[in-house]
């Protein structure tokens, strides 16, 4: 000087005007003072929860989710480490990562032939006719090492051995098995062994292991308001109705259908958290224990907005509505930190 690779930071900044929300003080009132005021994702509603009713709330089945191992969490299908496979020169990145000897499907077109496999071209041999001639050709028998097809074709390379091949035999590689070593564990490593069962796919059914009540802030509570505590009709205790779908089981005794008529405001839920962060300690690491600091929006038809001057990187993605943690998505600029290849000079 390039070119990558992982990870953080920030989401314009300062000042004055004048304007909108809360909360606290003070004032009789009007209103005055101070403080505070939308994300990193508020988005998507995709997973986990807390919380609140059902409710006293259990068994199975069926469904639905996850899937190498060990940690972290309140919990998870989320994070942190490590195995395995694949990939890149590397630094790294990705993975729907448990079983195909329990069963059953699938695998197109090409190809002889896609799993109980097979013989398009080809090798080798036997007779039998023909020929100079195993040179052609008929019937039989042997092969699947070479050739073509294909995403895959009965492990792969070399030697030997044969009529002509073949793991048919031998090394070495693959691949089963089996103890042993290491390692908490998935797994890895040499030693024996055995000529060996010839693919793939389960993001196909299936099997296995494991987890799993429902609704859902418009949940819930108070408080007041109102007229017609109306009429009809159905099932009725061996019934009816609640418990996500059936069954058992269990609660409680009404449960629902047409039609009519009246009311329809307020406070609460609601923000002190599985909170945030500094500092020290233990961990490779997510985190975790102690200490000390801080309070950070609560609206309710919906608040933080004009406008002036400066600086400037000349602003992208985009607006909370009960709450938190994650995952996914979308996003202009700027800034920092460490790791890797290349080239050049010294």
């Nucleotide at each position: 000087c390039g070119a990558g690779u992982c990870a953080g930071u920030u989401a314009g900044a300062c000042a004055a005007u004048c304007g909108c929300u809360u909360u606290a003080a003070c004032g009789u009132u009007a209103g005055u003072u101070a403080a505070a005021g939308a994300g990193g994702a508020a988005a998507g509603u995709c997973c986990g929860g807390g919380c609140u009713c059902c409710a006293u709330a259990g068994g199975g089945u069926a469904a639905a989710g996850c899937g190498c191992c060990a940690g972290g969490u309140a919990a998870c299908g989320c994070c942190u480490g490590g195995g395995a496979g694949g990939u890149g020169u590397a630094a790294g990145c990705c993975u729907a990562u448990g079983g195909a000897a329990a069963g059953u499907g699938c695998c197109a077109c090409a190809g002889a032939a896609a799993a109980u496999a097979a013989a398009c071209c080809g090798c080798c041999u036997u007779u039998g006719c023909u020929u100079u001639a195993u040179u052609g050709u008929a019937a039989g028998g042997g092969u699947a090492a070479g050739g073509g097809u294909g995403a895959a074709a009965a492990g792969g390379u070399g030697c030997g051995g044969u009529a002509a091949g073949a793991g048919c035999g031998c090394a070495c590689c693959g691949c089963g098995c089996a103890a042993c070593u290491g390692g908490u564990a998935a797994c890895a490593g040499g030693u024996g062994u055995g000529g060996c069962a010839a693919g793939g796919u389960a993001a196909a059914c299936c099997c296995c292991g494991c987890u799993u009540g429902g609704a859902g802030u418009a949940a819930g509570g108070c408080c007041a308001a109102a007229u017609a505590g109306g009429a009809a009709c159905u099932c009725u205790a061996g019934a009816g109705u609640g418990c996500g779908a059936c069954c058992c089981g269990u609660g409680c005794u009404g449960a629902g259908u047409u039609u009519g008529g009246g009311u329809a405001g307020g406070c609460u839920g609601c923000a002190u958290g599985a909170g945030a962060u500094g500092c020290u300690u233990g961990g490779u690491g997510a985190c975790a224990a102690g200490u000390g600091u801080c309070c950070u929006a609560g609206a309710u038809a919906a608040a933080u907005g004009a406008u002036u001057g400066u600086c400037c990187a000349c602003g992208a993605c985009a607006g909370a509505a009960c709450c938190c943690g994650g995952c996914u998505u979308a996003u202009a600029g700027a800034c920092u930190g460490a790791c890797u290849c290349a080239a050049u000079u010294u």